A computed fold for a 562-nucleotide part of an RNA from a Candidatus Moraniibacteriota bacterium, annotated as large-subunit ribosomal RNA, domain I.
Model confidence (mean pLDDT): 80 of 100.
RNAcentral holds the full RNA, with entries from ENA.
It matches the Rfam family "Bacterial large subunit ribosomal RNA". The literature on the family includes a 2001 paper in Science by Yusupov et al., "Crystal structure of the ribosome at 5.5 A resolution".

[in-house]
Context: one part of a larger RNA
RNA sequence: GGCACACGGUGGAUGCCUUGGUUGAAGCGAGCGAUGAAGGACGUGGAAGGCUGCGAUAAGCCUCGGGGAGCUGUCAAACAAGCUGUGAUCCGGGGAUUUCCAAAUGGGGUAACCCUUGUCGUUUACGACAAAUCAUUAUCUGAAUACAUAGGGUAAUGAAGCGAACUCGGGGAAUUGAAACAUCUUAGUACCCGAAGGAAAAGAAAACAAUAGUGAUUCCGCAAGUAGUGGCGAGCGAACGUGGAAAAGUCUAAACCUUACUCUUUAUGGGUAGGGGGUUGCGAGAUGGUUUUACUCGUUUUAUCGGGGUAAAAAACAAUUUCUUAGCAAAACGUCUCUGGAAAGAGCGGUCAAAGAGGGUGAAAACCCCGUAUGCGAAAAGUAAUUGUUUUUUAUGAGAUCAUUCUCAAGUAGGGCGGAGCCGGUGAAACUCCGUCUGAAUCAGGGAGCACUAAACUUCCAAGACUAAAUAUUGCUUCAGACCGAUAGUGAACUAGUACCGUGAGGGAAAGGUGAAAAGCAUCCCGAAAGGGAGAUGAAAUAGACCUGAAACCGUGUGCCG
Repeated sequence: GGCACACGGUGGAUGCCUUGGUUGAAGCGAGCGAUGAAGGACGUGGAAGGCUGCGAUAAGCCUCGGGGAGCUGUCAAACAAGCUGUGAUCCGGGGAUUUCCAAAUGGGGUAACCCUUGUCGUUUACGACAAAUCAUUAUCUGAAUACAUAGGGUAAUGAAGCGAACUCGGGGAAUUGAAACAUCUUAGUACCCGAAGGAAAAGAAAACAAUAGUGAUUCCGCAAGUAGUGGCGAGCGAACGUGGAAAAGUCUAAACCUUACUCUUUAUGGGUAGGGGGUUGCGAGAUGGUUUUACUCGUUUUAUCGGGGUAAAAAACAAUUUCUUAGCAAAACGUCUCUGGAAAGAGCGGUCAAAGAGGGUGAAAACCCCGUAUGCGAAAAGUAAUUGUUUUUUAUGAGAUCAUUCUCAAGUAGGGCGGAGCCGGUGAAACUCCGUCUGAAUCAGGGAGCACUAAACUUCCAAGACUAAAUAUUGCUUCAGACCGAUAGUGAACUAGUACCGUGAGGGAAAGGUGAAAAGCAUCCCGAAAGGGAGAUGAAAUAGACCUGAAACCGUGUGCCG
C1' cells in the first nucleotide's frame, strides 16, 4: 500500500409523517371608493425585535346577543402588574375612534414632508370647519359690439381611483409550423386601451329551408373532422337537420287628430316640444262609411269625455316565513385477564346505532374526548318569498266588411374602386361590415333563396329601440380525489414575494420532523472553555438538539498478501 471483516466519523438518500399545496363539485357572493378606497409609512404592549391586531380612545372603546371559567395574541418560556359569577378572556351583529401618505382634492413636493388663506371657538398659542379639477343643471354677472354672445362668479348633483377571473368593444405582434421561406400558420392568440355587469353579449326574421316544412336569442350532444377551403402544402374547417337545457315577448318613427309656444310670405301654412293614434307581410296602419259584441255611473250627436271598479307592473312600509352572519342538545364498556413504558392490540364478557364520517387520546377506540346521525336556535344586521296597505304608472275594448286617398325608418339599399368578416386565401363568389366616389324604389313596392339574366316559385319586410332564463368565471364556505408528500406539491408547509441581486423595469432562493410527556441531564470529577467521564430522566440518549440515517468520502482495530 492492497484486500477482507468489525467498529466509527462525515453526509443526508430512503422509509414513515403533515401544518402546506393542487384539481374538481355544490352553495353563497360578485364589488370597494370624496362618509376618503386598494395599498402603504409611522406609531401603538409593564419590558417589545419580527408577525398579527389596532390608530394619539392605538393587541383596543361603547352597545346588543352567544358562551360559562378562567384570562392578559404569536415566535416564546418565565417574570411583574392586573382582570374575572356585578359573567371576564373568547365568538357574532351594530356603533365610536380611525395619525400621515396615497384618486389625494387648499398650494407645493424628492410619497408618508413643507407652506398657506378664510370663518368660528375671548385673545397669543392651539383647536374645529372650509378652500382641487371636470361635467350637467340652476342662477348672478358680463367684453370687443347696440341687442346679444364669448368669458367670469356662486350653488346643487355627479365623476375620478382600485379590483382575481369571466364579458363586450377599439387596436394588435412575433417566436413557432410549413422540416428553408414570402401567401399561409401561430392568431384575432399574447399584449395595450376603453366600457360595463353580476353576469356580459345576442335576441323576436328584409331568417332558414326546398315543393315538405320550421318559427327570437343563448348553451350542450350528434351531424363531422363531413361539405368545403388550402404555395390544394402545412393546415384551417362550417351549415342544414336532429336530440336536449331554458323558454317571453315588447316599445317607437310615419300617416291622421290635437295642445302649447314660435316664425313669416297671414295660410285649409311652416317649425319646435308634448298628448292621442299606430307597429305588421295569407301585407299592415291611417282616414271615411256600414256592422257585431261590450264591467259600471254620469255626460255626450257619436264608446265622446270624466269618475268608480277591475287587472298588471314598480316603489315604499308592515306582518309572517326562509336563509346567512355566533351557537345548543345529542346514545352506548369493563378498577376483568395477557403483552407492553403506555392498550385503543389479544382474550373474556357486554352495550348503542336515524350516530360504524372524521380527528384526538402514551400502539390499532362506534361505546374515553371532540365530534357524527337527528333535532333546535338570533337581541341586531342583511337576504329571499308570500300576504296586506299606500302611492305611482299602464290597460279598460275586440273584431267583420266596403271605399278612395295617405303612411310604412334616404345620402339609406344598391353600384364602381380598395379592404375586412364568414368554412370560403378573389375565386364563377353570393351574404355581412368599413373607407372612398356615386346613388334607387315607396306596396302595381322592396330584400333574400351562393356568379349572373328573364320569367315563374318560395320566403321575408332592412335602413329605430328594449328584453328574463338556460351560458362564462371564482373571492368565501363545505365536501371530495386510483392528486403531491418537503429536489415533490404554489416561488413560498418555516420571519416568502422574505433574505439576497439589480440604477431600474425586474429577478428571486435556501430552510419541516427530540420525546407520549421537557421529564431538555440535578449532583460530582477533568478541562480556561468547547467538550468529555461518572450519575440522573426516559421504553429508548448510537432519541441530548435530536426520527430513520443509504452511498460517495475519511478513519481506527484485527487478519491475510506483497